[in-house]
RNA sequence: AUAGCAGGCCGUUCUAUCGCUCUCCCUCCGGGGAGGGAGGAAAGUCCGGGCAACACAGGGAGCCGUACUUCUUAACGGGAAGAUGUCCGUAAGGGUGUGGGAAACGUAACAGAAAAGAACCGUUCCUUCGGGAAUAAGGGUGAAAAGGUAGGGUAAGAGCCUACCGGUACUGCGGGUGACUGUGGUAGCCGUACGUCCUGCGGGUUGCAAGACCAUGUACACCGACGUUUUAAGCUGUCCCGGCUGAGUCGGGGGGUAGGUCGCUGGAGCGGCGGAGCGAUCCGUCGCCAAGAUAAAUGAUAGAAGCCCUCCGUAAGGAGGGUACAGAACCCGGCUUACAGGCCUGCUAUUUUC
Numbered sequence: 001a002u003a004g005c006a007g008g009c010c011g012u013u014c015u016a017u018c019g020c021u022c023u024c025c026c027u028c029c030g031g032g033g034a035g036g037g038a039g040g041a042a043a044g045u046c047c048g049g050g051c052a053a054c055a056c057a058g059g060g061a062g063c064c065g066u067a068c069u070u071c072u073u074a075a076c077g078g079g080a081a082g083a084u085g086u087c088c089g090u091a092a093g094g095g096u097g098u099g100g101g102a103a104a105c106g107u108a109a110c111a112g113a114a115a116a117g118a119a120c121c122g123u124u125c126c127u128u129c130g131g132g133a134a135u136a137a138g139g140g141u142g143a144a145a146a147g148g149u150a151g152g153g154u155a156a157g158a159g160c161c162u163a164c165c166g167g168u169a170c171u172g173c174g175g176g177u178g179a180c181u182g183u184g185g186u187a188g189c190c191g192u193a194c195g196u197c198c199u200g201c202g203g204g205u206u207g208c209a210a211g212a213c214c215a216u217g218u219a220c221a222c223c224g225a226c227g228u229u230u231u232a233a234g235c236u237g238u239c240c241c242g243g244c245u246g247a248g249u250c251g252g253g254g255g256g257u258a259g260g261u262c263g264c265u266g267g268a269g270c271g272g273c274g275g276a277g278c279g280a281u282c283c284g285u286c287g288c289c290a291a292g293a294u295a296a297a298u299g300a301u302a303g304a305a306g307c308c309c310u311c312c313g314u315a316a317g318g319a320g321g322g323u324a325c326a327g328a329a330c331c332c333g334g335c336u337u338a339c340a341g342g343c344c345u346g347c348u349a350u351u352u353u354c
Stems, first nucleotide, its partner, number of pairs: 001350010012305007020037007039325001043336002046334005051207004058241004063203005068082005083098006099198002104196005120139002122135005147165006166190002168187008211262004222252005233245004269288008306323007
C1' cells in the first nucleotide's frame, strides 16, 4: 500500500418567517412572554422484570420452557470469560453442537443378503453332487455395515492372539473453583442415529384499553333455558379429588353514557471522577433532571454551511447529484432486524522498501 477480521462510536449544523404540544408567569380574558419537546434503533413485540387487577386451601397426575462450566444480574432463553466436538477460512477469526445413558421399547424411506448380533457374491472344508457347514479378510448397496495398521495364527478366516494407534470402563499422580486436561496403570471391553424415557432448574392468568376515582345518563320493562328442601351457577383456567361462595345464573332483545382527573414518568435513571475485576459487572463520591400527547405535538417553507460521490481542470477551483433507516404512547434490561455516509482501536495475510 492492498485485501480482510474483531470490537467500539457518530449519524448533520446555523439563520429567518409561519405553526403544533406541555410547564410556569402575566392578563384589560382577546391574548402575551419565558422555557422543555423523539431514537440508536422510538421498529419487530421475540425473551426477562417492575407495576396493576383477579385468585390465595391444598393434594395428586399432567403440560410448557430450558439444558457444557464458572461468573454476572432484579431477572432472562441475555451478557462475560472459558472447556470441548465438528465445519469454513492461508490467517486474524467465524458458524454450529454439547444434562443422563442403568433397564426396556419403537423407528431407520430407497437401495441392499442383512439396519443390529448380518452370509448376496467371494473364500475354505465336507458331500450321496441335490446340497450342507464354517467364515465379517475382499467385493457390492447405502446417509449409516460391526475399531485401524502390521505380524502371528488358521482348512479359510476373524481381537482369535500380539505390538502400536484410536475409543470405552475402572484407577494412580499432577494442574484447574469448574467444564476439562496432562501423564501412567489395568481390562480385548469395542454396532450408528433419532425418539419414547430419566434428571436438574424455572413457570398462576391477563396486560396501562392494567387499574383507581369523580361526573353524566338509565328500564329490577319483555322473551327463552337451568335453578331456589332435589343446589343451578361461579372461583380454585390443564384435569381429577377436595375446598370456598351461593339465590340467582346464562342467552336473546332493549334502554343509557361514551366527559374529566390520577396511573404518567425521579428511575434496577443519566453524566464526570476514583477504585475492584481478564471481562460482563460491581462499589464509592460529586453533579444533573432530560417529551408526556390521547386522534394523538415534536412540523413546513426559504437561504447559507458541512460531509460524500461523479465529471471537467496542471492547479486554484467549477458543474451536477446524494445526505440514510425511521419516528415515543406505562416504564426498564436484553435480543433480532433496518440504516446514506463517516470516525477510532487492536489484529491477520500478501507484496514492496528500509